[in-house]
Molecule: c-di-GMP-I-GGC riboswitch aptamer
Organism: Candidatus Brocadia sp.
């Protein structure tokens, strides 16, 4: 450098349930443990969500629509950046 053990120490913690904050998607604490070797950090690209919503339909103040903005997510994917431990190849 690149890998990733039925290895050592150790880490973090999904769904779910309580408390709080938000319109929301989510997010903080607390419990809890499916999983992760980067499941550390960073929204820069794309997926995904939420909210709002022009063009158009379509025919009546309703329904469809979804350009485009604001946000959300690193436990989806690429990218950046940092980083423990060392068997095997």
């Nucleotide at each position: 450098a690149a890998c990733g053990a039925u290895a050592a120490g150790g880490g973090c913690a999904a769904a779910c349930c309580c408390u709080g904050a938000g319109a929301a998607a989510u997010c903080a604490g607390g419990g809890g443990a499916c999983g992760c070797a980067a499941a550390g950090u960073a929204a820069a690209g794309g997926a995904u969500c939420u909210u709002u919503a022009a063009a158009u339909a379509u025919a009546u103040u309703g329904u469809a629509a979804g350009a485009a903005a604001a946000g959300a997510c690193a436990g989806c994917c690429u990218u950046a950046c940092u980083g423990c431990c060392g068997a095997a190849g």